This is a predicted structure of a 403-nucleotide RNA (Bacterial RNase P class A) from Frigidibacter sp. RF13.
RNA sequence: GCGGAGGGCCGGGUGAUCGCGGGUCGCAAGACACGAGGAAAGUCCGGACUCCCUGAAGCAACGGUGCCGGGUAACGCCCGGCGGGGGCAACCCUAGGGAAAGCGCCACAGAGAAGAGACCGCCCCUGACCUCGGUCAGGGGUAAGGGUGAAACGGUGGGGUAAGAGCCCACCGCGGGACUGGCAACAGGACCGGCAAGGCAAGCCCCACCGGGAGCAAUGCCGAAUAGGGGUCUCGCGCGGGCCUUGGUCCACUGGCAACAGCGGAUACCGCCGCAGGGCAGCUUCGGCCCGAGAGACCCGGGUUGGCAGCUUGAUCCCGCCGGUAACGGCGGGGCGAGAGGAAUGAUCGCCCACGGGGUUUCGGCCCCUGGACAGAAUCCGGCUUACAGGCCCUCCGCGCAU
Numbered sequence: 001g002c003g004g005a006g007g008g009c010c011g012g013g014u015g016a017u018c019g020c021g022g023g024u025c026g027c028a029a030g031a032c033a034c035g036a037g038g039a040a041a042g043u044c045c046g047g048a049c050u051c052c053c054u055g056a057a058g059c060a061a062c063g064g065u066g067c068c069g070g071g072u073a074a075c076g077c078c079c080g081g082c083g084g085g086g087g088c089a090a091c092c093c094u095a096g097g098g099a100a101a102g103c104g105c106c107a108c109a110g111a112g113a114a115g116a117g118a119c120c121g122c123c124c125c126u127g128a129c130c131u132c133g134g135u136c137a138g139g140g141g142u143a144a145g146g147g148u149g150a151a152a153c154g155g156u157g158g159g160g161u162a163a164g165a166g167c168c169c170a171c172c173g174c175g176g177g178a179c180u181g182g183c184a185a186c187a188g189g190a191c192c193g194g195c196a197a198g199g200c201a202a203g204c205c206c207c208a209c210c211g212g213g214a215g216c217a218a219u220g221c222c223g224a225a226u227a228g229g230g231g232u233c234u235c236g237c238g239c240g241g242g243c244c245u246u247g248g249u250c251c252a253c254u255g256g257c258a259a260c261a262g263c264g265g266a267u268a269c270c271g272c273c274g275c276a277g278g279g280c281a282g283c284u285u286c287g288g289c290c291c292g293a294g295a296g297a298c299c300c301g302g303g304u305u306g307g308c309a310g311c312u313u314g315a316u317c318c319c320g321c322c323g324g325u326a327a328c329g330g331c332g333g334g335g336c337g338a339g340a341g342g343a344a345u346g347a348u349c350g351c352c353c354a355c356g357g358g359g360u361u362u363c364g365g366c367c368c369c370u371g372g373a374c375a376g377a378a379u380c381c382g383g384c385u386u387a388c389a390g391g392c393c394c395u396c397c398g399c400g401c402a403u
Stems, first nucleotide, its partner, number of pairs: 001399010012352007020035002023032003037374001041385002044383005049215004054287006062211005067081005082096001083094004097206002102204002104200003119146002121142009154172006173195001174193003179188003219309004229300007238275004244271001247270002249266003253262003277291004316335008353372001356369005
């Protein structure tokens, strides 16, 4: 100097005038401080919070994650490692448990695509022909050579054979594996075995672990209004207690003009109590609640569509120190930086700044023009993913040159 890789930051500033939103102070006028994001986006994950379901345990269905260790409130996220793949490298990617549990798929080409296979070939035997090189037919052996394909049932070399083949041997690969290092994933590995088994599980499946549902239009309060509306269907609708000290009701007696009161009894009915039974959730068990005559489902119709809260002090931000490779955590100090409610932050002017273009230059600079990306909070956080004009900073790798 060129090319590449990883990470971080900014993404307009300032002054004046007028105008918006809530907050604080003020009787008021008014004053003061503040007022969209790194993604506010996608609604993909995880939660806080609110309500609902029947509380616990187990099982099932459905869904999610998928190497190891750590972080976190938690996660499918982040950090650090291991294995595999890409790259000269820095680095990047990884849906990364199981293919001898089972099922399924691998088009076309090819002889043959998982326990397959003989197209061209190679070798041996027999017969015929023959230009005594060979050719054809039949039988047998073979998968080392060639071809097809993304991939061909181990690779290279040697021996052996009629020709060949793990048939045998060496090394590699594959299977098992004492022992060693590491928390672990895993790495190394004495020794044993000719050795059967390609790929896909981001095909079904098996295994391990995790998981209620809905969502701020959640939910709560106030006010107001209406029709305590109408219809259909399913399941169920039984028994006991009058000693239930006391109910309602009824009868007799007593007191009383009457209302009513006292005492004793009756019990058909009602109330009350109990049981059987029914219902509430995917199933079961334990428990709970409702009914004990009700429980559940569906359809049509009517009213309210007002106000207040939820509403921003948080698993929060900044600085310093300590621990940790890091993510992150601990301690101390400091800060409060929108809370609208059909939805606010805008307009004008001047200066400065960044990119680009043009002109000029004494190379210090000067003048003019254009113009600044993706994009707007709505309960709030932790992440991931996607979009982004232009500019700046740090670290690393490769190549070339100079000293």

It was read from a public genome assembly, where an Rfam model found it. Its Rfam family is "Bacterial RNase P class A". The family's RNA type in Rfam is ribozyme.